Model confidence (mean pLDDT): 85 of 100. The part of an RNA shown here (small-subunit ribosomal RNA, central domain) has 350 nucleotides and comes from a metagenome. The RNAcentral record of the full RNA draws on SILVA.
Context: one part of a larger RNA
RNA sequence: CUGGGCGUAAAGUGGGUGCAGACGGUUUUUCAAGUCGGAUGUAAAAUCUCUCAGCUUAACUGAGAGCGACCAUUCGAAACUAUUAAGCUAGAGGACAACAGGGGGAGGUAGAAUUCCCGGUGUAGUGGUGGAAUGCGUAGAUAUCGGGAGGAAUACCAGUGGCGAAGGCGGCCUCCUGGGUUGUUUCUGACGUUAAAGCCCGAAGGUGUGGGGAGCAAACAGGAUUAGAUACCCUGGUAGUCCACACUGUAAACGAUGAACACUAGGUAUAGGGAGUAUCGACCCUUUCUGUGCCAAAGCUAACGCGUUAAGUGUUCCGUCUGGGGAGUACGACCGCAAGGUUAAAACUC
Numbered sequence: 001c002u003g004g005g006c007g008u009a010a011a012g013u014g015g016g017u018g019c020a021g022a023c024g025g026u027u028u029u030u031c032a033a034g035u036c037g038g039a040u041g042u043a044a045a046a047u048c049u050c051u052c053a054g055c056u057u058a059a060c061u062g063a064g065a066g067c068g069a070c071c072a073u074u075c076g077a078a079a080c081u082a083u084u085a086a087g088c089u090a091g092a093g094g095a096c097a098a099c100a101g102g103g104g105g106a107g108g109u110a111g112a113a114u115u116c117c118c119g120g121u122g123u124a125g126u127g128g129u130g131g132a133a134u135g136c137g138u139a140g141a142u143a144u145c146g147g148g149a150g151g152a153a154u155a156c157c158a159g160u161g162g163c164g165a166a167g168g169c170g171g172c173c174u175c176c177u178g179g180g181u182u183g184u185u186u187c188u189g190a191c192g193u194u195a196a197a198g199c200c201c202g203a204a205g206g207u208g209u210g211g212g213g214a215g216c217a218a219a220c221a222g223g224a225u226u227a228g229a230u231a232c233c234c235u236g237g238u239a240g241u242c243c244a245c246a247c248u249g250u251a252a253a254c255g256a257u258g259a260a261c262a263c264u265a266g267g268u269a270u271a272g273g274g275a276g277u278a279u280c281g282a283c284c285c286u287u288u289c290u291g292u293g294c295c296a297a298a299g300c301u302a303a304c305g306c307g308u309u310a311a312g313u314g315u316u317c318c319g320u321c322u323g324g325g326g327a328g329u330a331c332g333a334c335c336g337c338a339a340g341g342u343u344a345a346a347a348c349u350c
Stems, first nucleotide, its partner, number of pairs: 004321003007304002012318001014201004021194003025088004033081002035077007048066007091191001092188004096183004103177007110154001115149007125136002162169002205248007215241002220236004258317006266295011299306002323350003332343004
């Protein structure tokens, strides 16, 4: 490499977009590149296969015949693939009318709560724990009432619920904006699928500059515990957490399950639409499309389990694995301000 694999054994890129490439609906037509057939040429010798012969046999040697095909030239075939031309509407997309939503960005605003500050009441404790102590408090704390400041997060609603490509998204209001679903005819007419590279997005943490800083809290300090305790527990507490701009580019970035399409029993729940029945109207009921869960037939699986949201049956394209350790390391290259990231071995060893 092939083969065989990739939910949990090694293995699906964190996600999107997308050039090249690969693959591609349906009808007629064209051409003859692929494809198929014929003819001619080419097949050095040896080797190989067959039939003989010669050394006593054999190996070996000699003679004759065979030798698919490739390739080249040429003549044809036209189903399939490609090509040419003209169409079609079942894929894809647009228009129109509705609908749901924590989808994204910007600005504003509200009420609880914590902390701090000021004032009133008030007096000796408070806080914390398994139990304590450090801490706070007669310079008046804790508790309670009133006023104020500031930052961060939005109880209930809230859900096996919704939206988003993923990361993720939750008070309320306004503005800007992306996607989705349903319905009806209508329009375009294969415009599609996948996607190496490239480009963009990408939790937390970390970095740079400037702000902000209530609570929480790495580091750090103290108190405990303990044989020790560089911990678990407690009291404090700085980066950070928040904002703006810029970088980092990684996660158990998980459904540990790549994307797209088609096909293959059902049951039940739920979210958003449509249609029908019924009704004064709605709920209920029936049916249908799209999503989200649970259970389960066939089938699959080593088993667990999966099971129309497949891990079933098929097709197309991409990624990726090849015993454990060494090692996701060294070296080199590229990226980064740095931290580091991406790519990625070998010796040796079992």